[in-house]
RNA sequence: UGUGCGAAAAGGCAAAAUCGUUGAAAAGUGAUGACGCAAAACUACAGGGGCUAACGGGAAUCUAUGCCAGCCAGUUGUCGAA
Repeated sequence: UGUGCGAAAAGGCAAAAUCGUUGAAAAGUGAUGACGCAAAACUACAGGGGCUAACGGGAAUCUAUGCCAGCCAGUUGUCGAA
């Protein structure tokens, strides 16, 4: 120095819920709030998987161009004990 690993330290993020707001919805966003997270940082055109069903088709219902990475995952990264 790198890889593995995850003690300590310095910090970081922010689930559910509530209120406001955008949206057809899923969901996003602001505030409050902290369930938790060693990547809970970024990526939805690297890939898989999932949610919604407006438009469109239709008997039931099918369908993403919409959405989710705190589902798996890809990429990058802080610190340094055993």